[in-house]
Context: one part of a larger RNA
RNA sequence: GGACGAACGCUGGCGGCGUGCCUAACACAUGCAAGUCGAGCGGGGAGGAGGAAGCUUGCUUCCGAAUCCUAGCGGCGGACGGGUGAGUAACGCGUGAGCAACCUGCCUCAAACAGGGGGAUAACGCAUCGAAAGAUGUGCUAAUACCGCGUAAGACCACGGUGUCGCAUGACACAGAGGUCAAAGGAGGAAUCCGGUUUGAGAUGGGCUCGCGUCCGAUUAGCUAGUUGGUGAGAUAACAGCCCACCAAGGCGACGAUCGGUAGCCGACCUGAGAGGGUGAUCGGCCACAUUGGAACUGAGAGACGGUCCAGACUCCUACGGGAGGCAGCAGUGGGGAAUAUUGGGCAAUGGGCGAAAGCCUGACCCAGCAACGCCGCGUGAGGGAAGAAGGGUUUCGGCUCGUAAACCUCUGUCCUAUGGGACGAAGAGAGUGACGGUACCAUAGGAGGAAGCCCCGGCUAACUACGUGCCAGCAGCCGCGGUAAUACGUAGGUUGCAAGCGUUGUCC
Numbered sequence: 001g002g003a004c005g006a007a008c009g010c011u012g013g014c015g016g017c018g019u020g021c022c023u024a025a026c027a028c029a030u031g032c033a034a035g036u037c038g039a040g041c042g043g044g045g046a047g048g049a050g051g052a053a054g055c056u057u058g059c060u061u062c063c064g065a066a067u068c069c070u071a072g073c074g075g076c077g078g079a080c081g082g083g084u085g086a087g088u089a090a091c092g093c094g095u096g097a098g099c100a101a102c103c104u105g106c107c108u109c110a111a112a113c114a115g116g117g118g119g120a121u122a123a124c125g126c127a128u129c130g131a132a133a134g135a136u137g138u139g140c141u142a143a144u145a146c147c148g149c150g151u152a153a154g155a156c157c158a159c160g161g162u163g164u165c166g167c168a169u170g171a172c173a174c175a176g177a178g179g180u181c182a183a184a185g186g187a188g189g190a191a192u193c194c195g196g197u198u199u200g201a202g203a204u205g206g207g208c209u210c211g212c213g214u215c216c217g218a219u220u221a222g223c224u225a226g227u228u229g230g231u232g233a234g235a236u237a238a239c240a241g242c243c244c245a246c247c248a249a250g251g252c253g254a255c256g257a258u259c260g261g262u263a264g265c266c267g268a269c270c271u272g273a274g275a276g277g278g279u280g281a282u283c284g285g286c287c288a289c290a291u292u293g294g295a296a297c298u299g300a301g302a303g304a305c306g307g308u309c310c311a312g313a314c315u316c317c318u319a320c321g322g323g324a325g326g327c328a329g330c331a332g333u334g335g336g337g338a339a340u341a342u343u344g345g346g347c348a349a350u351g352g353g354c355g356a357a358a359g360c361c362u363g364a365c366c367c368a369g370c371a372a373c374g375c376c377g378c379g380u381g382a383g384g385g386a387a388g389a390a391g392g393g394u395u396u397c398g399g400c401u402c403g404u405a406a407a408c409c410u411c412u413g414u415c416c417u418a419u420g421g422g423a424c425g426a427a428g429a430g431a432g433u434g435a436c437g438g439u440a441c442c443a444u445a446g447g448a449g450g451a452a453g454c455c456c457c458g459g460c461u462a463a464c465u466a467c468g469u470g471c472c473a474g475c476a477g478c479c480g481c482g483g484u485a486a487u488a489c490g491u492a493g494g495u496u497g498c499a500a501g502c503g504u505u506g507u508c509c
Stems, first nucleotide, its partner, number of pairs: 001509004006505005013378006019371002021336001026334003030331003035076003040073002043070004050063006083289003092214008102206002107202007115149001117147002124139006154181004159176001161174005185194003215261003222252003227249006234242001264286004268279004291312005314325004342368001344367003350364001351362004381411004391402004415450001416446006425436001453498002457494001458479003464493005474481002
């Protein structure tokens, strides 16, 4: 000198764009943050076009189409999106390869198919238990829920055959005979559309393996028994001590094993001429975690933040028998701290989930609020104006200086205030749809009116005098100032520098 997610002191006009718990992965009141589909299903409720009966002819009763809502079963989604960085020195990450050892819902393309049956169960009714959370028994009912049968191109399994090829185990193709394995309907008057099943290919996303790279300590030198390898069996989507039985005795290490400390990694960011050094906030990629520890279930996908179970700690409710909870989602509270914001608006846009759609949901997101926290831009007026006014300061008492500075004159209108108009962002031919927002912007009017401070002035280092103080009070980045004329302390006047900021502190280069 530069930089900062900064803080502190003094000061503070506006706008645009960004950024904002770095500390206690401390504890959390309250609200919201993941639902959706009635065009899968049976009910229930609202509704009442219309119809029927009885008659007292305008009342009562009954049936009931459309439409709307929906607890439950069922489907898809809750594995994404959002948060945090505790753990992790590791194939975690980065980079480059490999899988002849693998999976992939929704999506795309291609081929083919969907025949015929069955038994349940929630909801609901009844009964019971419980303070509650909830639970039990019994009876009924539906499906795109569940289960056999038929069909089997094809796939899979084991068998043997031929051909082609390769990268070691082998891979692929073709034909053969044996075994196993499918399906679901819905909407519509229909056309048709949306779905279902099997197979192949693709796309996307993932899983696994390997080469290289990835902090400090040797005042850590030896470490290791599933350890290293083999055979067999198991498990997995898949390879593998991944797990197990048996066998062998190996494996790693001064090219730093093991142990200890620290730490999420990277694209990047800061600095620097570069080499390098430092950092890993915001944004993007990957990983890990979700009160602590463990476990599996469902599923295409989870060892699942707002799912389940068990154990621990904590908090809450309780009728004391037993239950409920998890903000490292968005706000917000307490606490910690030098320190970090609103319990805001909207789904209008972009994106996501569901749905045939209308649409619903979306604290993702888009916006607004707060904060000079940062960067950038603008303003606080412009021109004229010497009687060099008054006043302040100083003086050698002549003067000098603040100083064209002010007053005063002539203007301007950025910002500001008021009034009127008023967007883009919103789309396919049209219509409709804007949180921001009556915002930006435009026009008119008003009026210099409302808007300057902070640090420094001994040398380094741009900028000097007076008074006070008297090694005191104090200053200080280094050298050093202060003990009676201090340009170094304090105040004043003046000056220098930067400017809505200026200084200080901290950290990095």
Record summary:
This is a predicted structure of a 509-nucleotide part of an RNA (small-subunit ribosomal RNA, 5' domain) from an uncultured bacterium. RNAcentral holds the full RNA, with entries from ENA and SILVA. Its Rfam family is "Bacterial small subunit ribosomal RNA". Model confidence (mean pLDDT): 84 of 100.